[in-house]
Description
The RNA shown here (TPP riboswitch aptamer (THI element)) has 98 nucleotides and comes from a Flavobacteriales bacterium. It was read from a public genome assembly, where an Rfam model found it. Its Rfam family is "TPP riboswitch aptamer (THI element)". Rfam links the family to the GO term thiamine pyrophosphate binding. About the family: Vitamin B(1) in its active form thiamin pyrophosphate (TPP) is an essential coenzyme that is synthesised by coupling of pyrimidine and thiazole moieties in bacteria. Taxonomically the source falls in Flavobacteriales (Bacteria, Pseudomonadati, Bacteroidota, Flavobacteriia).

RNA sequence: AAGAAGCUUUAGGGGUGUUCAAUUAUUUUUGGACUGAGAUUAUACCCUUUUAACCUGAUGCCGAUAAUGCGGACGAAGGAAAAAGUAACUAAAGGACA
Numbered sequence: 001a002a003g004a005a006g007c008u009u010u011a012g013g014g015g016u017g018u019u020c021a022a023u024u025a026u027u028u029u030u031g032g033a034c035u036g037a038g039a040u041u042a043u044a045c046c047c048u049u050u051u052a053a054c055c056u057g058a059u060g061c062c063g064a065u066a067a068u069g070c071g072g073a074c075g076a077a078g079g080a081a082a083a084a085g086u087a088a089c090u091a092a093a094g095g096a097c098a
Stems, first nucleotide, its partner, number of pairs: 002090002006086005011048004016042001017034006054079003061072003
C1' cells in the first nucleotide's frame, strides 16, 4: 500500500408462532403460559454481500413437547436488502536514519 472487528450517520430488508382461560357468532377481543434478539406491526428487535436476518424446498425428514421451525439435519442448496466516515488490530515491497 492493502485488509479489517467495533462504532457513528443516513438509507433499506425481514419475521410476528403454539397453547390455556374468559368473551365473542365462533378464531373476534382481553389476559396468561412456552421458545426466542424480537411473537401488542413495536418510534422496538434482528439483518444489509453474505456459513444463516429472512424466504423457498416444507402440508417434507429425525428427535422432543401440552403444543408449535421447539431442537437438529437439510445448508459449501437456490434466493435475499448499502453507502459514507472513523478505526482497535494485522501488515508486504521500497526509502531514510541508527